[in-house]
Order: sequence, then C1' cells, then structure tokens
RNA sequence: UCAGAUGGCCGGGUGACCGCGGGCGAGCCCCAACUUCGGUUGAGGAGCGUUCGAGGAAAGUCCGGGCUCCACGGAAAAACGGUGCCGGAUAACGUCCGGCGGGGGCGACCCCAGGGAUAGCGCCACAGAAAUGACACCGCCUACCGGCCUAAAGCCGCGGCAAGGUUGAAAUGGUGCGGUAAGAGCGCACCGCGUUCCUGGCAACAGGAGCGGCAAGGCAAGCCCCACCGGGAGCAAGACCAAAUAGGGACGGCACGUUGGUUUUUUCGGCCAGCCGUCCGGGUCGGUCGCGUGAGGUGUGGGGUAACUCACAUCCCAGAGGAAUGGUCACUGCCACGCAAGUGGUACAGAACCCGGCUUACAGGCCAUCUGACUUU
Repeated sequence: UCAGAUGGCCGGGUGACCGCGGGCGAGCCCCAACUUCGGUUGAGGAGCGUUCGAGGAAAGUCCGGGCUCCACGGAAAAACGGUGCCGGAUAACGUCCGGCGGGGGCGACCCCAGGGAUAGCGCCACAGAAAUGACACCGCCUACCGGCCUAAAGCCGCGGCAAGGUUGAAAUGGUGCGGUAAGAGCGCACCGCGUUCCUGGCAACAGGAGCGGCAAGGCAAGCCCCACCGGGAGCAAGACCAAAUAGGGACGGCACGUUGGUUUUUUCGGCCAGCCGUCCGGGUCGGUCGCGUGAGGUGUGGGGUAACUCACAUCCCAGAGGAAUGGUCACUGCCACGCAAGUGGUACAGAACCCGGCUUACAGGCCAUCUGACUUU
C1' cells in the first nucleotide's frame, strides 16, 4: 500500500424567527360551592415567564419477564405445547458468555435444530443385480468331485467368489502386505469402529493401554423414547369517582273504593296495580388513577477469561386523545458534479403500560485489535 477478519461507536452542528405537547410559577378572566359578605376553596380558559420533549432500531410483535385480573386446597401424573452437546450468566429466555465436538478458510476467523437409530413402529423415490432378513447383472476361478479322454491339456457338469465394472444421496469397514484356483478380516500391520480399564477435566470430552476380526447403513426439521420447562388472558389489564333520562328498591303523604290483573273455573279470601316527595343501590355518557424513580443512565473502584456482578458518587431523562415532539431562513460539516462561481444530495425510520433479547431496515462516517500478500528501511 492492497485485500480481508472481529468488536465497539456516531447517525450532522450553531444561530434567528414562527408554531405544537407536558410540567412548574405569579397575576388576569370566567364558573361553582361555602361564607362572619371581608373573602376562602375547587374546576376551567387565553396569554406571559421558565423548563423538558423520539430511536438505534421507537419497526416486526417472534421469545422471555414485570404488572393486573380471572381460575385453582397442595403435590404429582396424563394430555398438549416448547426446549435439547457441556458449564456458567440472568428476574427469565429459544438470549448472552466460555468451552467441547463436527465442517469451512493459507490465516485472522466463521458456520452447525449438535440428546437417543442395540426400546419399538415406519420410510429409503428414480436408477440398479441388490436399499436391510442386503445382493449377484456383467465379471473372476476350475484347486477338489463327476463325465468325455489311457493320461496330461482341453471341454462339459457340479460348483466356488465378491477383487474389479455398472446404478445410486447411500452398496455393509479403508490402505498395504501376505495368502488363494480365484477370492475373502482368511492372516498380519496401520487407520477407523465397538468395548473394558487408566489418566486429565466440574462436565461435554480428550489422551493412553488392553481386548474384539467387524457384528451395529441412513432418516427422529416421521411417529416415538428420555430429560427439563410451561394455568389463562392482557393497560381495550384493572381500580376509583360519577350526570341527565329511563328503570329497580325502601320509607312517608294523598287516594282507599269501584275497576282491572292473578290465584285452572264459581263463591269467599289473599296478593298486585295510581300520583307526589325523600333516600338508597346498579349500569351508561363523562372524569381521575394505572402512567414513568426504573431488573434506570453516567462515572470511578473491586471481583470474574467473559457474559455479568458488587460498592460508592452523581443525574432525573417524553408521555398525551389514535393526533405534540415541527417549519422557514442563514452560516457550516460530509458526499457527488464542476476549472471556478456554484448546483444537487444528506439514510432507515416516529414512542403509546414498562423492561431484557432476537430478527429485519439503514446514506455516510469514525475508532480499536488482528490476519494474509507485496514493497521499502
């Protein structure tokens, strides 16, 4: 210098004018209640002053929690759903950190739904001889046995084999030497696999030694088995205050006797039904709370490889109605074009109960550590 890897950060700045939403403040206006008529308290309004006012993802609403209500005597099981190497972090997680194993890369580093296939069931298309009770199409062999032949050779039969070829995603250990008629774990060495023990490690696992000639194909993102986790709904949760009108109940007053209804019919009897006033309780409109001091931010120090955690100091940082959080201008930063003057662009995207994650979108830029190649000293 070029090409990369990993982690972290920023997401324009300054000023003027106008505007919007929340909090606080003093007065003003207006309304209501009380009043000792002087005022006091409360609600509202417009302006003034002061202060605060989007994000790293506020997004998708995928996962986990807080909070709230409902259900439930406790625990366990079944069913259903989820998670799935090991250890740790955490309020919790399917997240994160550290490790293990496998795969990729020259490397920094990256990727993996990564428990169990000797519990059982099921599936393995096409091709192919054969796809799991593995198999024999091409091929290899003719030693043994029988026949032709006196015999040998040769031919035929009876047979032997799975090395090589062919198909496939996958063909039942691999390579080499020996061995054989040809072959074959048939024998041996190494590798692989299984198993027993030892050593190291909390563990996943790794290393070593012995034994076994190899038996045990793949699929659990098919059923299933094992271990662990899970009650449901969501701030339109939920709590409180509470109008008019209509309706319900209690009490009192007026009316009090016909009438009507009901008691299956009739008689008798019982009960109910009107108007006015006061009070009570439920619901609706509406209002208030929930609602931002929190698993909070920043700094320093301690512990830990890390995720994270502890202590101290310090800060208060949107919150409404679904609606506010903006606009214009000037200067300037960055990028592109242009000789210049200048012109154009400046991403993705907008909180609604809150928090931790994941995922997705994103112009442009910065920092740190590391890798490879080339060059120079």
Model confidence (mean pLDDT): 76 of 100. This is a predicted structure of a 377-nucleotide RNA (Bacterial RNase P class A) from Rhizomicrobium sp. NCBI's taxonomy places the organism under Bacteria, Pseudomonadota, Micropepsales, Micropepsaceae, Rhizomicrobium. Of the family's consensus pairs, 95% are formed in the model. Rfam family: Bacterial RNase P class A. Rfam's curators write: Ribonuclease P (RNase P) is a ubiquitous endoribonuclease, found in archaea, bacteria and eukarya as well as chloroplasts and mitochondria. It is recorded under the gene name rnpB.